Glycine riboswitch aptamer from Rubrobacter sp., 107 nucleotides, folded computationally. The coordinates come from a structure-prediction model, not an experiment, and the mean pLDDT is 80. Its Rfam family is "Glycine riboswitch aptamer". Rfam links the family to the GO term glycine biosynthetic process.
RNA sequence: ACGAGGGCCGCGGGAGAGAGUCGCCAGUGGAGCCGGCGGCCGCCGAAGGUGAAAGGUUCGUGGCUGAUGGGCCGAAUCUCUCAGGCAAAAGGACCGUAGGCUGGAGG
Numbered sequence: 001a002c003g004a005g006g007g008c009c010g011c012g013g014g015a016g017a018g019a020g021u022c023g024c025c026a027g028u029g030g031a032g033c034c035g036g037c038g039g040c041c042g043c044c045g046a047a048g049g050u051g052a053a054a055g056g057u058u059c060g061u062g063g064c065u066g067a068u069g070g071g072c073c074g075a076a077u078c079u080c081u082c083a084g085g086c087a088a089a090a091g092g093a094c095c096g097u098a099g100g101c102u103g104g105a106g107g
Stems, first nucleotide, its partner, number of pairs: 002106001006102004010097004018041001020040006042086003048082001049080001051078001055073007
C1' cells in the first nucleotide's frame, strides 16, 4: 500500500386512517377555499414511548432426585394508543445504495 462486517450522512423506495364538524383568528370591497388555534365525535400505527412470553436469576415456605408464592432481567412489524398521525406537503419503522466519511475483522 489492500481492506470485510458495522456506524453516521446523503440519495431512492416507503403503508394506514374524516380534505369530518362547530367556533375564533387571519385573509377579502364582500364571501368561499386554503392556512393557524381551540372544542366535539370518528379512526390509524411504521417517529418516539407502554406492556410482558419462553427463559434466566434471586428470596421465602416446604420437600427429599419435588412443589409453590414473591421480586428483578427479559423480543417483535405483537400489544396499548400516551405522544404522533388521518387531501397535498412534511414526517415515516423498514429496505436498498458500484455515493461520502468513519472503522479496522482479515491479510